[in-house]
């Protein structure tokens, strides 16, 4: 300096153009227990990494920036 891969809640993480973005783990609250831990029932918590584009319509696809990763020089 080049090529590939990735970015989604606090941490992992499903989504391969459509009407509410999944679940798990943690976290809050009742329920069970003297109590704790396990179970059980709800709830918070997401500017989907930034910026542009394309399309009625972007987490998706196209370009470009940041950043981590692997490979090559």
């Nucleotide at each position: 300096g080049g090529g590939c891969u990735c970015a989604u809640g606090g941490u992992c993480u499903a989504g391969u153009g459509g009407u509410u973005a999944u679940g798990a783990c943690g976290c809050c609250a009742c329920c069970u227990u003297c109590a704790c831990a396990a179970g059980g029932u709800g709830g918070a918590g997401g500017u989907c990494a930034c910026c542009g584009g394309u399309u009625c319509g972007a987490u998706c696809c196209c370009g470009g920036u940041u950043g981590a990763g692997c490979c090559c020089a």
The RNA shown here (transfer RNA) has 73 nucleotides and comes from a Thermoplasmatota archaeon. RNAcentral holds the sequence, with entries from ENA. NCBI's taxonomy places the organism under Archaea, Methanobacteriati, Thermoplasmatota. Its mean pLDDT, the model's own confidence on a scale to 100, is 81.